[in-house]
Predicted 3D model of a 710-nucleotide part of an RNA (large-subunit ribosomal RNA, domain II) from a Pseudomonadota bacterium. The RNAcentral record of the full RNA draws on ENA. Taxonomically the source falls in Pseudomonadota (Bacteria, Pseudomonadati).
Context: one part of a larger RNA
RNA sequence: GCCGGCGAGUGGAUCUUGGUGGCUAGGUUAAGGGAGGAGACUCCCGGAGCCGUAGCGAAAGCGAGUCCGAAGAGGGCGCCGCCCCCUAAGGGGCAGGUCGCCGGGAUCCGGCCCGAAACCGGGCGAGCUACCCAUGGCCAGGGUGAAGCGUGGGUAACACCCGCGUGGAGGCCCGAACCGGUUGGCGGUGCAAAGCCAUCGGAUGAGCUGUGGGUAGGGGUGAAAUGCCAACCGAGCUCGGAGAUAGCUGGUUCUCCCCGAAAUGCAUUUAGGUGCAGCCUCAGGGGCUCGCUGGCGGAGGUAGGGCUCUGGAUGGGCUAGGGGGCAACCAAGCCUACCAAACCCAACCAAACCGCGAAUGCCGCCAGAAGACGCCCUGGGAGUGAGCCCGUGAGGGAUAAGCUUCACGGACGAGAGGGGAACAACCCAGACCGCCAGCUAAGGCCCCCAAAUGCGGGCUAAGUGGUGAAGGAGGUGGGGCGGCAAAGACAGCUGGGAGGUUGGCUUAGAAGCAGCCAUCCUUUAAAGAGUGCGUAACAGCUCACCAGUCGAUGUCGCCCUGCGCCGAAAAUGUAACGGGGCUUAAGCCCGCUGCCGAAGCUGCGGGCCCGUAAGGUCCUUGGGCCUUAUGGGCGGUAGGGGAGCGUCCUGGCCCGCGCUGAAGGUGGGCCGCAAGGUCUGCUGGAGCGGCCAGGAGCGAGAAUGCCGGC
Numbered sequence: 001g002c003c004g005g006c007g008a009g010u011g012g013a014u015c016u017u018g019g020u021g022g023c024u025a026g027g028u029u030a031a032g033g034g035a036g037g038a039g040a041c042u043c044c045c046g047g048a049g050c051c052g053u054a055g056c057g058a059a060a061g062c063g064a065g066u067c068c069g070a071a072g073a074g075g076g077c078g079c080c081g082c083c084c085c086c087u088a089a090g091g092g093g094c095a096g097g098u099c100g101c102c103g104g105g106a107u108c109c110g111g112c113c114c115g116a117a118a119c120c121g122g123g124c125g126a127g128c129u130a131c132c133c134a135u136g137g138c139c140a141g142g143g144u145g146a147a148g149c150g151u152g153g154g155u156a157a158c159a160c161c162c163g164c165g166u167g168g169a170g171g172c173c174c175g176a177a178c179c180g181g182u183u184g185g186c187g188g189u190g191c192a193a194a195g196c197c198a199u200c201g202g203a204u205g206a207g208c209u210g211u212g213g214g215u216a217g218g219g220g221u222g223a224a225a226u227g228c229c230a231a232c233c234g235a236g237c238u239c240g241g242a243g244a245u246a247g248c249u250g251g252u253u254c255u256c257c258c259c260g261a262a263a264u265g266c267a268u269u270u271a272g273g274u275g276c277a278g279c280c281u282c283a284g285g286g287g288c289u290c291g292c293u294g295g296c297g298g299a300g301g302u303a304g305g306g307c308u309c310u311g312g313a314u315g316g317g318c319u320a321g322g323g324g325g326c327a328a329c330c331a332a333g334c335c336u337a338c339c340a341a342a343c344c345c346a347a348c349c350a351a352a353c354c355g356c357g358a359a360u361g362c363c364g365c366c367a368g369a370a371g372a373c374g375c376c377c378u379g380g381g382a383g384u385g386a387g388c389c390c391g392u393g394a395g396g397g398a399u400a401a402g403c404u405u406c407a408c409g410g411a412c413g414a415g416a417g418g419g420g421a422a423c424a425a426c427c428c429a430g431a432c433c434g435c436c437a438g439c440u441a442a443g444g445c446c447c448c449c450a451a452a453u454g455c456g457g458g459c460u461a462a463g464u465g466g467u468g469a470a471g472g473a474g475g476u477g478g479g480g481c482g483g484c485a486a487a488g489a490c491a492g493c494u495g496g497g498a499g500g501u502u503g504g505c506u507u508a509g510a511a512g513c514a515g516c517c518a519u520c521c522u523u524u525a526a527a528g529a530g531u532g533c534g535u536a537a538c539a540g541c542u543c544a545c546c547a548g549u550c551g552a553u554g555u556c557g558c559c560c561u562g563c564g565c566c567g568a569a570a571a572u573g574u575a576a577c578g579g580g581g582c583u584u585a586a587g588c589c590c591g592c593u594g595c596c597g598a599a600g601c602u603g604c605g606g607g608c609c610c611g612u613a614a615g616g617u618c619c620u621u622g623g624g625c626c627u628u629a630u631g632g633g634c635g636g637u638a639g640g641g642g643a644g645c646g647u648c649c650u651g652g653c654c655c656g657c658g659c660u661g662a663a664g665g666u667g668g669g670c671c672g673c674a675a676g677g678u679c680u681g682c683u684g685g686a687g688c689g690g691c692c693a694g695g696a697g698c699g700a701g702a703a704u705g706c707c708g709g710c
Base pairs, nucleotide, nucleotide: 001710002709003708004707005706006705011109012108013107014106015105016104017103018102019101020100021099022098023097024096026051027050028049032045033044034043035042036041055062056061065077066076067075068074081094082093083092084091085090112251113250115248119241120240121239122238123237124236130215131214132213133212134211135210136209137208138207139205141174142173143172144170148166149165150164151163152162153161154160178202179201180200183198184197185196186195217233219229220228221227226235254644255643256642257641258640259639264277265276266275267274268273278384279383280381281380282379283378284377285376286375292368293367294366295365296364297363298362304356305354306353310350311349312348314346315345316344317343319340321339322338323336324335325334326333387412389410390409391408392407393406394405395404396403417428418427419426432606433605434604435603437602438601439600443596444595445594446580447579448578452593454592455591456590457589458588459587465582471566472565475563476562477561478560479559480558481557482556483555484554492549493548494547495546496545498522499521500520503517504516505515528543532541533540607634608633609632610631611630612629613628614627615626616625617624618623619622645699647696648695649694650693651692652691654690655689656688657687664683665682666681667680668679669678670677671676
């Protein structure tokens, strides 16, 4: 890992609710007892008790009333139940009551199953290891050479010192055994749950070691690391409390049918939990309402706009106050291209500004169409309370985020199908089933690839299309406005481009051309007190301007606009059209006609659910079942509701099968929407089934599930 088996909403009590049954103003027994029986159990006693038959009040208490109250006021909580039948009396049914059984739910219990880390109690452990006690054992060899002693010398000296000899000290030195475990490698499903090789530390000591003994779990022991206490020790192991608890994670087993959420609000020692509400479902009842469209009426202060108000803010005017200057003994005064309140003019800004003010949306009334939804009340059952993306309106952020917080809508969630190359959310469209039939949506129609190499007109030359900004440009198309032009324009070429004058100032100089001021006059066809280059300053070149030459349906400029160009750098390899490939297009814009294209729509056949109508049938007014017609519906997670299939066992000992072959296994046919059922061949070799009713240890693919096999 696979296969097989096992594996999770159960039982009791109490309450509540629905169904069903008995009795009914009553219902019912509990413990216990008796009879029967092999037993399971059945029947009969047993009225204690409980619920109901009356409520109100805190209570005393009163009572169809009672409580508050002075009250006979007023108010609170209660009583006077519904239908049918014969007139009344009365009767029947329902409702109501109660006791069972079955189903849903709640509470208490382990309470759907598995899972802690831990806590507590009683025991078991020091044969590992830590320390201690008692008693034993062990340390090759070599080196060094303390004290002491002896002797020689020195000396006044038997102080003391030195030499030599002797001596043999030491947590001394080197190094085996022994003890350790430094560094590296190997090992790392190992030789080994700590080893091997090399290397290394200690090796007479606080040394190593045998045996016997001691200390025990909040305790021991510890040359102290939270180390060690039997291969995981911040509190050993084992059994028990114990099925601890787990607002957490995982898992939770057959089928079909109907409906179908939420990820919000408030609160929470609350934030991944929970309570109530919201949203879903089921039952009973009430109701003709929801939504859409039109009309009428209404509330409101958003978008926009505006500047009266509240604030902000710009320029100008006017003018308090202030600053500055002049002047001034004082008091005044004058000026101000300074700051500036108020006021005036003009032009602005604002979520918390408004003398204005929409569209939508919202509320109410009336009407309309198709149509069936929607709503309210009472009660049973939930789930949800982590949302997410897109569009729009806003806040936060940086007018960032696949960011975050709200609001409105949609989608996903819980939604398949077609498109978007691929791609929960975007576009189209809501899948009951079948069909080798048709029409369409989005999107497409050259090939991959279904359908136009379709038609008409235009644009683009960049492979733009097939990413991108500010900004830049004699790219190119369309439109508009203006100037000049046969009295000759635009461009080119030839020539002129002068005089006062070197204008004045400034300056070393300033002569058109550093800078400042002025910018005239004259001669002219024309020529600036000068456009640029240039000089130290002049000079020189050139321009404006003029003439000539040339000869044009021309030329110059501005604005609007379509498509393109540059701006344009990233990591394996084209790689920024899905690819091929595409240029009067297979690109872009406008118009047109066809076609393709989905689980949409239609056609044909079939299934189920709900409503309506008719008929049949059964039964108690009412309802159940069947058939036909007709209308509507059938995506679906959590979840609610309904109907079934199968397994094991029991009763009815009802009906059956079996050695002429049961169950089981295996192959095949048929039936049922399905769970499944049935028939049959082979295998197998002794038990098994049907119907009705009942009871469950009742359905497996997942739980790092458990056990076994391979």